[in-house]
Molecule: Purine riboswitch aptamer
Organism: [Anoxybacillus] calidus
RNA sequence: UGUUAAAUUAAUAGUGACCCUCAUAUAAUUUUGGGAAUAUGGCCCAAAAGUCUCUACCCAAUAACCGUAAAUUAUUGGACUAUGAGGGAAAGGAUCCGAUUG
Numbered sequence: 001u002g003u004u005a006a007a008u009u010a011a012u013a014g015u016g017a018c019c020c021u022c023a024u025a026u027a028a029u030u031u032u033g034g035g036a037a038u039a040u041g042g043c044c045c046a047a048a049a050g051u052c053u054c055u056a057c058c059c060a061a062u063a064a065c066c067g068u069a070a071a072u073u074a075u076u077g078g079a080c081u082a083u084g085a086g087g088g089a090a091a092g093g094a095u096c097c098g099a100u101u102g
Stems, first nucleotide, its partner, number of pairs: 001013005018088008026056001029049007041066002050057001058078007
């Protein structure tokens, strides 16, 4: 927590720490505001949306783009959290086998 009963009780069943895998959620995503850098640069802060959902909303790489301006774009790889399912256990003891040491 569920179920049953003759129901302020009783009976019965399940669950519990940790680890792994899978599923669902979310796309580790999007929008807005403020500030910052400028081809040796392309970042920082805040708010909001997104989930029958708490939390999170980042890191790295590659490619492109911007001829000095204010704006970035695409792709790939890598998590955490919530819930559910499956699996492995932990501790103690016994026996057997193997390895190492004496």